[in-house]
A computed fold for a 1401-nucleotide RNA from an uncultured bacterium, annotated as small-subunit ribosomal RNA. Its Rfam family is "Bacterial small subunit ribosomal RNA". The coordinates come from a structure-prediction model, not an experiment, and the mean pLDDT is 84.
RNA sequence: AGAGUUUGAUCCUGGCUCAGGAUGAACGCUAGCGACAGGCCUAACACAUGCAAGUCGAGGGGCAUCGGGGCGAGGAGCAAUCCUUGCCGCCGGCGACCGGCGCACGGGUGAGUAACGCGUAUGCGACCUGCCCGUUGCAGGGGGAUAAUCGGGAGAAAUCCCGUCUAAUACCGCGUAAUGCCGCGGGGCUGCAUGGCCCUGCGGCCAAAGGGAGCGAUUCCGGCAACGGAUGGGCAUGCGUGACAUUAGCUAGUUGGCGGGGCAACGGCCCACCAAGGCGACGAUGUCUAGGGGUUCUGAGAGGAAGGUCCCCCACACUGGUACUGAGACACGGACCAGACUCCUACGGGAGGCAGCAGUGAGGAAUAUUGGUCAAUGGGCGCGAGCCUGAACCAGCCAAGUCGCGUGAGGGAUGACGGCCCUAUGGGUUGUAAACCUCUUUUAUAAGGGAAUAAAAUACGGGACGUGUCCUGUUUUGCAUGUACCUUAUGAAUAAGGACCGGCUAAUUCCGUGCCAGCAGCCGCGGUAAUACGGAAGGUCCGGGCGUUAUCCGGAUUUAUUGGGUUUAAAGGGAGCGCAGGCGGUCUUAUAAGCGUGACGUGAAAUGCAGCGGCUCAACCGUAUGAUGUGCGUCGCGAACUGUGAGACUUGAGUGUAUUCGAUGUCAGCGGAAUUUGUGGUGUAGCGGUGAAAUGCUUAGAUAUCACGAAGAACUCCGAUUGCGAAGGCAGCUGACAAGGCUACAACUGACGCUAAAGCUCGAAAGUGCGGGUAUCGAACAGGAUUAGAUACCCUGGUAGUCCGCACGGUAAACGAUGGAUGCCCGGUGUUUGCGAUAUACAGUGAGCGCCCAAGCGAAAGCGUUAAGCAUCCCACCUGGGGAGUACGCCGGCAACGGUGAAACUCAAAGGAAUUGACGGGGGCCCGCACAAGCGGAGGAACAUGUGGUUUAAUUCGAUGAUACGCGAGGAACCUUACCCGGGCUUGAACUGUAGGCGAACGAUCCAGAGAUGGUGAGGCCCUUCGGGGCGCCUAUGGAGGUGCUGCAUGGUUGUCGUCAGCUCGUGCCGUGAGGUGUCGGCUUAAGUGCCAUAACGAGCGCAACCCCUCUCUUCAGUUGCCAUCAGGUUAUGCUGGGCACUCUGGAGACACUGCCACCGUAAGGUGUGAGGAAGGUGGGGAUGACGUCAAAUCAGCACGGCCCUUACGUCCGGGGCUACACACGUGUUACAAUGGGUGGUACAGAGAGUUGGGUGUACGCAAGUGCAUUCUAAUCAAGAAAGCCAUCCUCAGUUCGGACUGGGGUCUGCAACCCGACCCCACGAAGCUGGAUUCGCUAGUAAUCGCGCAUCAGCCAUGGCGCGGUGAAUACGUUCCCGGGCCUUGCACACACCGCCCGU
Repeated sequence: AGAGUUUGAUCCUGGCUCAGGAUGAACGCUAGCGACAGGCCUAACACAUGCAAGUCGAGGGGCAUCGGGGCGAGGAGCAAUCCUUGCCGCCGGCGACCGGCGCACGGGUGAGUAACGCGUAUGCGACCUGCCCGUUGCAGGGGGAUAAUCGGGAGAAAUCCCGUCUAAUACCGCGUAAUGCCGCGGGGCUGCAUGGCCCUGCGGCCAAAGGGAGCGAUUCCGGCAACGGAUGGGCAUGCGUGACAUUAGCUAGUUGGCGGGGCAACGGCCCACCAAGGCGACGAUGUCUAGGGGUUCUGAGAGGAAGGUCCCCCACACUGGUACUGAGACACGGACCAGACUCCUACGGGAGGCAGCAGUGAGGAAUAUUGGUCAAUGGGCGCGAGCCUGAACCAGCCAAGUCGCGUGAGGGAUGACGGCCCUAUGGGUUGUAAACCUCUUUUAUAAGGGAAUAAAAUACGGGACGUGUCCUGUUUUGCAUGUACCUUAUGAAUAAGGACCGGCUAAUUCCGUGCCAGCAGCCGCGGUAAUACGGAAGGUCCGGGCGUUAUCCGGAUUUAUUGGGUUUAAAGGGAGCGCAGGCGGUCUUAUAAGCGUGACGUGAAAUGCAGCGGCUCAACCGUAUGAUGUGCGUCGCGAACUGUGAGACUUGAGUGUAUUCGAUGUCAGCGGAAUUUGUGGUGUAGCGGUGAAAUGCUUAGAUAUCACGAAGAACUCCGAUUGCGAAGGCAGCUGACAAGGCUACAACUGACGCUAAAGCUCGAAAGUGCGGGUAUCGAACAGGAUUAGAUACCCUGGUAGUCCGCACGGUAAACGAUGGAUGCCCGGUGUUUGCGAUAUACAGUGAGCGCCCAAGCGAAAGCGUUAAGCAUCCCACCUGGGGAGUACGCCGGCAACGGUGAAACUCAAAGGAAUUGACGGGGGCCCGCACAAGCGGAGGAACAUGUGGUUUAAUUCGAUGAUACGCGAGGAACCUUACCCGGGCUUGAACUGUAGGCGAACGAUCCAGAGAUGGUGAGGCCCUUCGGGGCGCCUAUGGAGGUGCUGCAUGGUUGUCGUCAGCUCGUGCCGUGAGGUGUCGGCUUAAGUGCCAUAACGAGCGCAACCCCUCUCUUCAGUUGCCAUCAGGUUAUGCUGGGCACUCUGGAGACACUGCCACCGUAAGGUGUGAGGAAGGUGGGGAUGACGUCAAAUCAGCACGGCCCUUACGUCCGGGGCUACACACGUGUUACAAUGGGUGGUACAGAGAGUUGGGUGUACGCAAGUGCAUUCUAAUCAAGAAAGCCAUCCUCAGUUCGGACUGGGGUCUGCAACCCGACCCCACGAAGCUGGAUUCGCUAGUAAUCGCGCAUCAGCCAUGGCGCGGUGAAUACGUUCCCGGGCCUUGCACACACCGCCCGU
């Protein structure tokens, strides 16, 4: 000192939360010792029991009790003596009693009290003060009672009554007395006042107590009066000392006076009379809360919070009231009365008060022993000894706090065992930790020794001073305590835990769990790989404690005096006037209240700070040490500033004079156009209204049009970032009456000013009351539409209202979301209205209204002389969001409603500005078979195939908008196969290490079985260095195996946006920052392609190019290809020799670059039926897919983490299923026919594959095919291409279209065609006559159409997929619209990003 949390990210505002310290604490886990301090915060609730205030015999009468003595009596004993008993107060003493002093202290508690209660500073000239101290003086002489005791009586008791006797330091007269008190005079001094003090004269009044010691002198303790002191109190006053204004008025002894009473004293304290005052916005009164202070905690401080222990003060003592006694009380352990409660009772009456110390119950989360001692300190009484003292000092209990000590120290690595974790099987960690060796002994246990606290005082002795003090010696006195402390012995021996480990916040891994259980202070974790839950291991922090909870301060500058704000985050009152209040121009002078400074008094002690000292240290304690205690009071000094008094001034303010300006206000008059309406005319069928309509009006004549009339309201153009006004607001013209601003002059006044809580006034629209008015428009209402509905938007009507007068109401996004006033601080530009001058150019000087900017400010947007800048003054307002401008109360109002204005509860945000995206039924530009223009399809039929659904023992699994659905699968009859049923095996079907054993392996045949399998078993090895090895089987063991799960743990691969033109980086610059710039702008391009411009300059991944195929040419090379020329041959054919010219094949090159021309353009580039060229503007096609998106697809292609199964979720076999079938969808094939179908003839390809293969020829068969022969390991063999063309039949029909389905017969493949193959022949001949809404593909060698080939493959459900060539079109005006995309811009409360967010019911 800060941190977390609003967002995709940012800055700000703002709340919430955390880290710190503290506590009279409580709870959880744990616990060895000591020292010091602390311990009912709740029920001021109720209390059993014991104790907490007595003492004095030196005041008194006495003698119940104890002891002694004396005098008797009796008993025991030999006696000394002992025991029992009676009498005597004689002595020590002493219960009860009279009397004195004390009991008003000490101790407890905080209920009440918001007060002179407390704190502080003063005053008492308005007072008291026992005991104590000092001084002076006095104490003479009498009297009458009474308690105890004794006697009697009442009562259960408590207690009381009657009679008799008696004493005192008890009580009462008398005498004496002033410096006392009272009254009446005189004089002096003095005080702020009432007054005070002193001197003096006269009169009156008031005292007393004795006791002890001593032979005595005497002495000690007391008594009375007066004065003084000290101490302790009483009273008064200034200042300070809670909350609420949703408490605004309170007050009758109230405020004052005169006179009395009372009191220690002043005083309405009380009383009679008189007056009508007193308090209050500087907060009276009321309500709620509370003992106050020193101090304590926290804080840098200022502050905030608290008032337990200790000290001071106050108040209280069951509750309320009252007085008595006394120096002092209205009295905690006194009295009386009343009340509640408890107890006793013989029912008639009585007793009691723990908020003293212990203790009990109750309450509560919670707080101790019915202990010891008066040894010390202190108190009461006493001459004293002494007695009393739950004050006090000690001990006990409690981690409840602070401090200290210990639980060992050193060495010790095969880094042991075990645990945990990783794994490349070797490590890491626990960890020098342990074991083990050496050492020490604080503590513990045992034994022994053993304090200080005691200073003094008493008693006795001595001495000094000189008569009660001091010094000295001896003696006595210790609860705690045989404690602290010291010594010795024993032996590591007796002693460690708690919380936490996602971030904040130091510290991480494994297992379990699976949005469950749970955690959580905030943010938030947990839905199968949880560092956040639970356990473990390890680690971190603290440690005799550690955590949690509660509360306070801090952090929080989050109430801001120090030290905040108000345009948009919460916050400027709607505006003006204005009393109080606050603040206030220049100069001179006085004063000294504020202010500054010095001194003095006080600010108790304790506490806190510093120093020093004592307990071994520390905490703690001590201190005749210091500073502090920021305060209050008193006395000086100073005079700048503020205040106050006096005087002066003119610039603030006001007045005057002279112009001038305006939609400024009020009242009155006037005007035209429009609207509606009335009457009349013309005129005829519609008008009106809407997106489209309808309601409505209209043949009874509308709308339209003309003329005349009526009414009310509003004022077109001018008109504008114009003007005026305090704001609301103000607009036709004219007049009247008011008001205001500005300018000029500088004549007058001389600070007269600014602001403004209350208060008063004004205050749009709507609304209210009364009275008018009512043309238009028009809430409510009615009807028509729209719609799922439509109590709306649209239309037709239409009442209140809109207008006027008077009155009320008092609110608005009453906004510049910006209070008013004054001063200061660069400029540019426009405009309104003045002024004067130069003289016609727009310069100066004022006052306004606007725009753009420097500085500065601001979170930014922005503001910027009209501040949101720099300053001063005053007012108003804000303190997280919601609840809520709500409720209650009060005030106002006719009402409507307005003003003022909370809380409970709830959330961790709500919010401002800006940024990047995404989005918009926002805008601009552009592109794409995106639309449009065309061609052909799909959707209807049958079939094929895939999917959904359903079914099933199983119909294995995956793919599901675009981007799944002839997809994985480029071949499911068995196999495949993963599914189902059944039968088997368990180191296993496949692979492999080690050890042991055996043997070739293998295995024809036959038997059982559905098969796997089991049995039988003819036959049957190699190498060798002779050790063995290869190969195989068996056994044991270690690995296996899994198409089981998770594509949301992954790799790899793939789809899509999209072959769209984008996506980024470095440096620089801009911005507080996210971020921007670059990449924007203009032009251009298929393209972020390029050019220009430019705070950017460059670069990368993409685009393009480079690669392949194709199109043209050249060159090289010619076999299997070709055949122009030459030769040979055939029915015929490059068939053969030969050749390589051509075609072709396959190597290398060329070509195309807007290069040339013209035009346009700065350029890039564009345009042209341009030239040339095989090809022209990317020639065509392919491969190539940026950063990224969809947790897209795939664990079943493969690989792989984790989890799961292990006589089964592995594996082998037989059979079945993946081919099911009311249905729905996708993709295709074939058709519906004549641009066709059938039959016959005939022409022309390319690419690719082929030896368990492709074939060909020939024979047979209608054919599928079969037999035989033969060719090709391929530019060598084989191939009939179809549409086309020619000819012919069919003539518009369910047909010579169409071919499904079905019957029969066959062929082929294969172990096997039943479920479940293809093909051939014959027969049968279904639906279907061009397909609804809707929808798909395609821009040229494309669509359409025609056939051919290949992969997979025994065969094939292929109409699929991938290729090949043949024939070969139509159309594109164009970019408004649909879809998708790119760039710029704008809005946004979205960011999972519009399939968003969010509101109401």